[in-house]
Description:
Predicted 3D model of an 89-nucleotide RNA (c-di-GMP-I riboswitch aptamer) from Syntrophomonas wolfei subsp. methylbutyratica. Its mean pLDDT, the model's own confidence on a scale to 100, is 81. The source organism's lineage runs through Bacteria, Bacillati, Bacillota, Syntrophomonas and Syntrophomonas wolfei. It matches the Rfam family "c-di-GMP-I riboswitch aptamer". Gene Ontology term of the family: cyclic-di-GMP binding.
RNA sequence: UGGUAUUAAGGGCAAACUUGCCGAAAGGUAAGGACGCAAAGCCACAGGGUCUAAGAUGUAUUUUUCAUUAUGAUAGCCUGGCUGCCGCA
Numbered sequence: 001u002g003g004u005a006u007u008a009a010g011g012g013c014a015a016a017c018u019u020g021c022c023g024a025a026a027g028g029u030a031a032g033g034a035c036g037c038a039a040a041g042c043c044a045c046a047g048g049g050u051c052u053a054a055g056a057u058g059u060a061u062u063u064u065u066c067a068u069u070a071u072g073a074u075a076g077c078c079u080g081g082c083u084g085c086c087g088c089a
Stems, first nucleotide, its partner, number of pairs: 012037002017032006035076001041082003046079003049074003055069004
């Protein structure tokens, strides 16, 4: 400079992944990083689902296998509750 796309304003949060720390694990947390989110803000003692299995119980071909189980986790799984920004009516 040209093309295409999008369209209120101000913004907010931060998936995966990487590194450090915590944890038996799931996972959490801090920094980096953005997949996305109009509640991806808060509540796990509102209900359900899912994940993990330290401990416990049972089991086994017995140096410890396998199974069950939450008191652990997940609110960015769903329902539910509470709260919040802007605009319009």